[in-house]
Context: one part of a larger RNA
RNA sequence: CGUAAGAGCAUUGAGAGGAGACCCCAUUAGUACGAGAGGACCUUGGGGGACGCACCGAUGGUAUAUCAGUUCUUUCUCCAGAAGGAAACGCUGACUAGCUAAGUGCGGAGUGGAUAACCGCUGAAAGCAUCUAAGUGGGAAGCCCACCUCAAGAUGAGUGCUCUCCAUUAGGCCACGGGAAGACUACCCGAUAGAUAGGUACCAAGUGUAAGGCUAGUAAUAGUUUCAGCUGAGGUAUACUAAAGGCCGAUUGAU
Numbered sequence: 001c002g003u004a005a006g007a008g009c010a011u012u013g014a015g016a017g018g019a020g021a022c023c024c025c026a027u028u029a030g031u032a033c034g035a036g037a038g039g040a041c042c043u044u045g046g047g048g049g050a051c052g053c054a055c056c057g058a059u060g061g062u063a064u065a066u067c068a069g070u071u072c073u074u075u076c077u078c079c080a081g082a083a084g085g086a087a088a089c090g091c092u093g094a095c096u097a098g099c100u101a102a103g104u105g106c107g108g109a110g111u112g113g114a115u116a117a118c119c120g121c122u123g124a125a126a127g128c129a130u131c132u133a134a135g136u137g138g139g140a141a142g143c144c145c146a147c148c149u150c151a152a153g154a155u156g157a158g159u160g161c162u163c164u165c166c167a168u169u170a171g172g173c174c175a176c177g178g179g180a181a182g183a184c185u186a187c188c189c190g191a192u193a194g195a196u197a198g199g200u201a202c203c204a205a206g207u208g209u210a211a212g213g214c215u216a217g218u219a220a221u222a223g224u225u226u227c228a229g230c231u232g233a234g235g236u237a238u239a240c241u242a243a244a245g246g247c248c249g250a251u252u253g254a255u
Stems, first nucleotide, its partner, number of pairs: 001153001005164007015150004022048005033038001051107005059101004066094005071086006110145001112144002118138004165253001169250001171248004176190004196242003199238005205231003212225005
C1' cells in the first nucleotide's frame, strides 16, 4: 500500500515445513522345517541407545548478584575496624534467581486410502490355456491422509461474531512504567478506577556466628552476647517514588 467504511476478537485451510529411523531380550517354540547340526515366518510383551521437543521440582554445572576466609600494598586514624588496587573477580571456599545437561518428562501412534514390483479370482479373443482384453482382490520404510507447526499478499486477498457513525467515538499510534520478549525492530503487560518498575516491610534462600562489649589466657587465641551480621535477581504485602501527556482515526462508505 492492497484486501472499497473504520475497527477488535475468533476462525477455515489452498499451500509450506517438521517428524518418519534402528537394535536387543523374552513369548509363540526348541514348535514348523531338517537325517542331524541347526532353526524360523506370523503374534504378543519388555528393554536399549541415537535423534527431536519441552522443562528446571529433584541431581549437577555456571552464577564479574551475594556471603565468608586470606596474602601483598595504599589510605582513613596509631590500635581496632574498614575502604581502594593487585592483568577487565588478587587468590580461595560456598551459593539464590536466571540460563542450562550430563538431569527430568514426552514423542515417532493408525484394523485408514490409492498403488509399485509381485501374487491372485473370474475370463474371452484363440471350444484349450491365460492375473487382462471387459470386470475384480491382495500387496511396500515409499505416495495421499492421519500426528506437530506456520499459513488468506491464497491479489483467487476467504468466513463468523461483536463494536463505531458526526461525538474525535470504536480503535490505534507516539511518548511513558516495565517484561520469564528482545541485537535494533517486533511481541506482551501496565498506565492512578493502578501493584508496572523502584523503594519499604516480612519471608523463602545464600553465607556461616558481624562489630562492640564481657569472660579466660602473659599472648596468639578461645568462649559468650549470636542459627548472629550481611545479602536477598525469588515470593507476599504496601501507592512512599515514578507511569505528565500528545496525536491519528470512518462524515453511512463507487473512488